RNAcentral holds the sequence, with entries from ENA, Greengenes and SILVA.
Small-subunit ribosomal RNA from an uncultured bacterium, 1444 nucleotides, folded computationally.

RNA sequence: AGAGUUUGAUCCUGGCUCAGACCGAACGCUGGCGGCAGGCUUAACACAUGCAAGUCGAACGCCCCUUCGGGGGAGUGGCGCACGGGUGAGUAACGCGUGGGAACGUACCCUUCACUACGGAACAACGUCGGGAAACUGACGCUAAUACCGUAUAAUGUCUUCGGUCCAAAGAUUUAUCGGUGAAGGAUCGGCCCGCGUUGGAUUAGGUAGUUGGUGGGGUAAUGGCCUACCAAGCCGACGAUCCAUAGCUGGUCUGAGAGGAUGAUCAGCCACACUGGGACUGAGACACGGCCCAGACUCCUACGGGAGGCAGCAGUGAGGAAUAUUGGACAAUGGGGGAAACCCUGAUCCAGCCAUGCCGCGUGAGUGAUGAAGGCCUUCGGGUUGUAAAGCUCUUUUAGAUGUGAAGAUAAUGACGGUAGCAUCAGAAAAAGCUCCGGCUAAAUUCGUGCCAGCAGCCGCGGUAAUACGAAUGGAGCAAGCGUUGUUCGGAAUCACUGGGCUUAAAGAGUGCGUAGGCGGAUCAACAAGUCAGGAGUGAAAUCCCAGGGCUCAACCCUGGAACUGCUCUUGAAACUGUCGAUCUAGAAUCCCGGAGGGGCCAGUAGAAUUCUCAGUGUAGAGGUGAAAUUCGCAGAUAUUGAGAGGAAUACCAGUGGCGUAGCGACUGGCUGGACGGGUAUUGACGCUGAGGCACGAAAGCGUGGGUAGCAAACAGGAUUAGAUACCCUGGUAGUCCACGCCGUAAACGAUGUGUGCUAGUUGUCGGGACCUUAAGGUUUCGGUGACGGAGCGAAAGUUUUAAGCACACCGCCUGGGGAGUACGGCCGCAAGGUUAAAACUCAAAGGAAUUGACGGGGACCCGCACAAGCGGUGGAGCAUGUUGUUUAAUUCGAAGCAACGCGAAGAACCUUACCCACUCUUGACAUACCUCUUGGGACUUUCAGAGAUGAUUGUCUUCGGUUCGGCCGGGGAGGAUACAGGUGCUGCAUGGCUGUCGUCAGCUCGUGUCGUGAGAUGUUUGGUUAAGUCCAGCAACGAGCGCAACCCUUAUUGUCUGUUGCCAUCAUUUAGUUGGGCUCUCUGACAAGACUGCCGGUGAUAAGCCGGAGGAAGGCGGGGACGACGUCAAGUCAUCAUGGCCCUUACGAGUGGGGCUACAAACGUGCUACAAUGGUAGUGACAGUGAGCAGCCAGGCCGCGAGGUCGAGCUAAUCUCAAAAAGCUAUCUCAGUUCAGAUUGCACUCUGCAACUCGAGUGCAUGAAGUCGGAAUCGCUAGUAAUCGCGCAUCAGCGUGUCGCGGUGAAUACGUUCCCGGGUCUUGUACACACCGCCCGUCAAGUCAUGGGAGUUGGUUCUACCUGAAGGUGGUGUGCUAACUUCGGAGGCAGCCAACCACGGUAGGAUCAGCGACUGGGACUAAGUCGUAACAAGGUAGCCGU
Repeated sequence: AGAGUUUGAUCCUGGCUCAGACCGAACGCUGGCGGCAGGCUUAACACAUGCAAGUCGAACGCCCCUUCGGGGGAGUGGCGCACGGGUGAGUAACGCGUGGGAACGUACCCUUCACUACGGAACAACGUCGGGAAACUGACGCUAAUACCGUAUAAUGUCUUCGGUCCAAAGAUUUAUCGGUGAAGGAUCGGCCCGCGUUGGAUUAGGUAGUUGGUGGGGUAAUGGCCUACCAAGCCGACGAUCCAUAGCUGGUCUGAGAGGAUGAUCAGCCACACUGGGACUGAGACACGGCCCAGACUCCUACGGGAGGCAGCAGUGAGGAAUAUUGGACAAUGGGGGAAACCCUGAUCCAGCCAUGCCGCGUGAGUGAUGAAGGCCUUCGGGUUGUAAAGCUCUUUUAGAUGUGAAGAUAAUGACGGUAGCAUCAGAAAAAGCUCCGGCUAAAUUCGUGCCAGCAGCCGCGGUAAUACGAAUGGAGCAAGCGUUGUUCGGAAUCACUGGGCUUAAAGAGUGCGUAGGCGGAUCAACAAGUCAGGAGUGAAAUCCCAGGGCUCAACCCUGGAACUGCUCUUGAAACUGUCGAUCUAGAAUCCCGGAGGGGCCAGUAGAAUUCUCAGUGUAGAGGUGAAAUUCGCAGAUAUUGAGAGGAAUACCAGUGGCGUAGCGACUGGCUGGACGGGUAUUGACGCUGAGGCACGAAAGCGUGGGUAGCAAACAGGAUUAGAUACCCUGGUAGUCCACGCCGUAAACGAUGUGUGCUAGUUGUCGGGACCUUAAGGUUUCGGUGACGGAGCGAAAGUUUUAAGCACACCGCCUGGGGAGUACGGCCGCAAGGUUAAAACUCAAAGGAAUUGACGGGGACCCGCACAAGCGGUGGAGCAUGUUGUUUAAUUCGAAGCAACGCGAAGAACCUUACCCACUCUUGACAUACCUCUUGGGACUUUCAGAGAUGAUUGUCUUCGGUUCGGCCGGGGAGGAUACAGGUGCUGCAUGGCUGUCGUCAGCUCGUGUCGUGAGAUGUUUGGUUAAGUCCAGCAACGAGCGCAACCCUUAUUGUCUGUUGCCAUCAUUUAGUUGGGCUCUCUGACAAGACUGCCGGUGAUAAGCCGGAGGAAGGCGGGGACGACGUCAAGUCAUCAUGGCCCUUACGAGUGGGGCUACAAACGUGCUACAAUGGUAGUGACAGUGAGCAGCCAGGCCGCGAGGUCGAGCUAAUCUCAAAAAGCUAUCUCAGUUCAGAUUGCACUCUGCAACUCGAGUGCAUGAAGUCGGAAUCGCUAGUAAUCGCGCAUCAGCGUGUCGCGGUGAAUACGUUCCCGGGUCUUGUACACACCGCCCGUCAAGUCAUGGGAGUUGGUUCUACCUGAAGGUGGUGUGCUAACUUCGGAGGCAGCCAACCACGGUAGGAUCAGCGACUGGGACUAAGUCGUAACAAGGUAGCCGU
C1' cells in the first nucleotide's frame, strides 16, 4: 500500500466482498509446564445455609465464677455503624467533565484563649406478680452514672431599638494523664450557585399558572418560588422549547497516518440505587444495603389470635442463557472501627483453589547417519517423492519426576501463602503436537471416488463421466499449546468527503420569481480590542500512553523520574486582517433627463380568407372514403357550381437558429400599463449579492357555476383489418377545446446546466442603440442581446469553450447501490381527482453513464450473382424404377436430416457381402506375439459313416520340408497345455487426429513499424474513379508486407519444327480393298516451340488507371473449360474407411455354419425413367462420330435357333484384332382415336450367369394391353457449342441399373433493365442484441414461499386531565385527659388525644401514545423449463417518452 466482482472487450460511476488489528467472548478439534492478569455482558429474577460491625469495666449499677491476681454475662452509657464492599435499575440532568463563584456546615485531628462551681429528680438491669404458641410485653417496687434536669458564672461569642439581653460543662484513676464546656483559627470532608461541553427523532412546533418577576412572611447550616399571602403578566422556543426513544458520566480502552469513529468490563474519580412506593427519626453527617414506621407484591412460621423476612456484601443454590469459578485459608502484611492499652472485630484486604479466557516465556531433544532401506503415494514404467526423515551410532537433561536443603516478604515479636520460590544431587530420550488451508483474491497440487447427485461457498463461483473448487489419500503451505469458526467494533471506505466528494448525460439544480431571518459584502482615515497573535500565572487527580533508567534469569508484569495531557481560567501586550463605532469618497447599486426597438400584459372595437350550416338558382347519379373496401350521404335531388345569409373558432403570405417575456406571446385599430436597452460634465452615497421558512405566478389535462359550440375530438356506436383487434385505418359522435369568475399546482415545467460578481485567444452571421471616417454602397469602433466554429483549459468520454461544463469568490437547493417506492403510515393542502412531506421489512450483486468492435433492422446509399425480369425445357397429375419417412416384423443392421439428408455412404444385398434375426457349435479362440511338451510336415486324388452344414470319425494310392558343424542344432509346419493376451461394425464425432460439406471462387482476412486515442480500438483497408477481383490509378498519417485475387499447371482453338508405324495418300504405279510398291505434301499421332500483351490507331477520362470503337489476327480484351477453396463459421458430417483417449463385454457385445432378413406395404415425400403422340408411331433404307475397354478377356467369320442365345472357330496383350450396329437423318404408311399412341400388369414357353435364381437376377418369344389426352397451389435448371434432343462407352461386376462417371452428333430462344423476391460485398445510421433477432423483453392469470400495509375488534404497557379515597409522617391548630425535676404554686414544659391542610398506594370517568394478536383484504419480492398475448429495444413494424 491494495485486490476480486457489471462488459465480447474498454474507460468511468457505483455498490457488494476480502486481506489487518482488537475482545470480559462463545462453539468445534486438540492439549506439556510456568509467570502475570481476567472471570453472570442474560433475570435490578427468586434465594436454603454460614459468615460480612462491632468495641469500651480506665463512664455506671447488678449477677455469676475465681487459684482472690482476675475473668465472664445481660443491661444503662459513650464512640462507631453515613466508612469499607456491591450494582448500574433510574437519570438527557448543574447528573457528569472542565473552569469559576459566595450566602454555609464540619464528629474525630492540630493551634490558641478561657472555664470545668453548687444541687436535684428519675429509668433500665434486678426483684415480685401477670399476658402470649411465638415474637414479645404489662403492672408494682428498688437502684448507679461521663444518662437526665435546675441554679450560678459569661466573653474578642449571640441578638439589639445600642439602653441592654441571652448562653456551658463530667468526671475517671491517683500524681501524672485521659477526658468535659464556651470561643477563634486551621486542616479535612461536605452542601449550594454559575459559564462552556455532553445521543437520536420535526412523520414531536408550540410549551408553561408556582408558571416568570416583585413585596411581606415562613423555612434551612446556607442562597433561592424552597414554601406561603398579595401584586404584575410574564418566561422558554427553528441557535430546536415541549414531547418520544435510548443511555449512568469521566480518566481512559480499541481502531486509525491523522482528523475521526466505536466504546465506558477489570483499575481510579463522581453520581444514583439497596424487594417496589412513600415518610420521617437519631445524629457532626442519612431521609440510612446487613436501622425505624406505613402501604403493596412475594416467601416462611403459627396453637389462626398473630408474627418474621429482604445476598445489586463473600461463598453458594435454583432459574435464565451460547456463556462466566470455591458454601477455601488468614488477619502474617496494608488499611479500617472501638479501646489509655493489652486486645477484639474486619468475606475490606492478603493468599490459595477452578478455567488455554487473554498476554508473555520455555519445552516436546541435539549431532551424525545413503543402500537414498522398508512401507505409502505418483509415474511417460526410466523413475520421482515422502527423505537425513527413520533405523543405527554418539551425546545432553531445560520442563515434568524422586531425594535433600531452603529464603526475602518482619524494625524486637508475630508468616495464611508454604516446606512455596530458589539451590544441590539422581535416573532416563525418557512423560509431552496439534489445527486450518492448498480454483482466483491468497502462501501451498496430484491421484482415486462421485456424476447438477452427494456436497462446497467470504465474493466471483465449483459439481450434468477425464472436478488442482465436493469426499478420501499422498504430498505441500501457514500458525503453533494452540488452531479454526461465529459474533461485535474500527480500518481499508475519499462509500457523509473539517482534513477529503459530487450534481449536462452515471444518484443529484427546487417549474419560475419577489422577499423575511441568516450568511457574505466596494474605497480612504481615525478610535476600540470581541475574534486573532505573543509572553506570563493557575489548573488540567492518580493510574494509563510515550521517553529514560531500574527490579523479577528474559519477557509479560512491576517500580522511579521525565515529558505529555493538543483544554479551561486569569493577566500583560500587539493592532496587519475580520468585527464594532465615527467621518469622508464614487468605480457597485439606484434615481433623473433625452432617445429609439419589440407577437411584453390587460380592455374595447373592427377586418378578410377558409370550414360548416340555412335559403334560393343551375344540374344529374352518383358522392365520399381506403392498401382494398364497407359503414355513411344521395332521385324526398347529394357531390359539383352560383348568389345571399347565420354563427363560432383561428389569424395564410410577412416569418427569419429574428423580437419581447420567468413559464408563454403572432390579423388590424384605439385606450391603459410593466420591463429591458443606448446616450448624458445631473442626483443619492454601499442604499449591495444570495436567500431557510413565507408570499406570488405557473402549459396541457381536470373540477365547480353560468354562457357558447363552426371545426376538431377522449368516451361511445358502426364499418373494416385480424387467429383475436376492447387498437392502428374509415364513417359518425358527446364531454372537452372557446368566454367570465373560482379551484387545481403538476410536465422530458429541459439548455435534463441555480443565482450573482470578476478574470481568461480568436473568426464569422444576425437583432437593437451610439460614436468616428467616407459618403453611392460602405468601413472602423463601442454597449446590450441571439447563433455557428474554434485555441488553451476542463471532462469518464460524448462534448463544452467570454451565453463555460475554464480559473476564483458569495449564498441557496439537492445526492450517497438497484428494486421495494416517490409507495405505506402520520401531518398539511384540495369539492374531488389528487398534490406535498416521506420511511421500513424484505430482496439482488449488480443497476447505470460514455465510447469501441461485431451482429441485426419490416433504416439509408452503392454494387454483384440464372437473384428477379426476358426466354427455352421441366418437376408437382399417370405408370414404373430408386431413396427416405412411417408402419409392420423374429430381423426388416447402421449412419445421413432445411439450403448443405432423401438414384446419399452403396463403382452394383440371391449365398458371400452382412454389421441384423432364428437355430446349432467353439472358448488362448477365425487373426498376432511370447513359453513348455510332443511331433515332422504337407499336398493331390479317393472309400465309408453321422450331420442341415460347420465339423467329427474313417479307407486306400501317389508324392514326401529346407539348412546343417550331423547335435532335435537352426528355420518352417502340425497337435496338446498353461498364462500374458487376442477379438468387438459395442458407446461417446459434445474427448480427438485425418478427411469432407457449407457460406464461396464470395473478395475478402491480417501483420510489422509509425501516428491518433486514458483505453477497448482506430488509421493503413476510408475517399474519388475503375475492375471479374483489397484489380489498378489518384489522393490521404501513413509507409510497407503476408494469406487470398490474378498468373505459373492441365486441356481445347491456330501455326511451325521433328517423328513417320499399326496412321495418311497429293503425285507415280497397283488392288475387290492404302491391298501392295513408294512417299511423308496433307490428315493424324505426340514432343518441342510460336502466338494475345490493351502491343497499334481513334475517341473518352485528370495528360492516370481504365472504358468504347477500329485495324490486323485462328483467337481480343480473363479466348473456352478444368485443377486450385484465404482468416474463419456451423460443438456441421464421419469412432461403420482408417487411426485414436476414456468407458464397457471376455464359455461372449468375440468366432464359425445353415436358413431367413436388409427386397415387407393402409399411407406420405424426394430424385429419375417412360409416356400421353403426327416436330409422332411402324416398316424400309442407308451415310457420318468420339471417349474408351479387352487374356478366367474382347470375340471377327461360318452354322443352328423367330429370338435371348448355342456351337465350331480366325485374330488380338491392341493407332494393327475385337466390342462396334452409332442414333437422331431420309423414304413409305398410319390420320387424331385411349388409336398401328402408351406400355404397366398378368399368363404360357424359354435363354444366360451362377454350388444355387422360391423368398429375390437379367434377358427372349407369344399372348394380355392398366393409368395416362400435357398436369392445382407451388417449384427447378439453363446465357452458347449452352439449353433442348440423339445415341455411344467405361468403372463396379459370375450375373444384374432408368443410377453415376465420361464421349461425341444435331443444335436454339432471350437478357429492356435492377423497382421487387433470395443470397452476398462495401460505406453509413439506430440498438436495451453479444448464445449476437431462432436475440432481448413486458404485463395479467395459475402454483409455492416470505416479509409488509389496511382491517370489525381484542389484549397489554406508558402517560395526561378531572374527581373520590387519604396509611405512616412531620407541620399547623385545639387545650379534653395524664404528668417526677422548674415555679412567684397561677402555671410553664412534656406525654397521650382530637381537628385541618399536604400526601403514597388504590378507585371512577375520559383522552393521548406505543406494542402484540386478528376473519378478511391490498399491493410487493423471490422461485430451470405453466397459460394468454407481444407493449418496449431497429422507423420494433402506429417513433418513443412526460404530465393529466